[in-house]
Predicted 3D model of a 140-nucleotide RNA (FMN riboswitch aptamer (RFN element)) from uncultured Eisenbergiella sp.

């Protein structure tokens, strides 16, 4: 560089109402990459024990695990140019306590957030979408 495959989850139970999985109470869900130790796995080294190429402490390096709300990205949406498409813009939400040398990721607690179109007002239904895609794996 080319090709192939894969690449999003969720309305339980009740209330009001002619009508709501849309309102109210309650319930449920969390794309991709990065980023914390310790503990775990692998390899090397010093040392100790056993002496069978085994075990253990310490240490170095690597790996795996680890965030919806920390950083970046995708999707959606908007604009311009346009055949496919390209470029630009927009892009939600977290605190407290604990542990630690260090936490925005761990542990405990309490909060909060969620494109567009349709419809009784939708993160969860239906639709664009058997689409697209951050990226992951494999092959040449």
């Nucleotide at each position: 560089u080319u090709c192939u495959u894969c690449a999003g989850g969720g309305u339980u139970g009740g209330g009001u109402g002619u009508a709501a999985u849309u309102c109210c109470c309650u319930a449920c869900c969390g794309g991709c990459g990065g980023u914390g130790a310790u503990a775990c796995c692998g390899u090397g080294a010093c040392g100790g024990c056993a002496u069978a190429u085994g075990c253990c402490u310490u240490u170095a390096c690597g790996g795996a695990u680890g965030a919806g709300u920390c950083c970046g990205c995708g999707a959606c949406c908007c604009g311009c140019c346009a055949u496919c498409g390209g470029c630009g813009g927009c892009u939600g939400a977290u605190c407290c306590g604990g542990u630690u040398g260090g936490a925005a990721u761990c542990c405990g607690g309490a909060a909060c957030c969620g494109a567009c179109a349709g419809u009784a007002c939708a993160g969860u239904c239906u639709g664009g979408a058997u689409g697209g895609a951050a990226g992951a794996a494999g092959a040449a």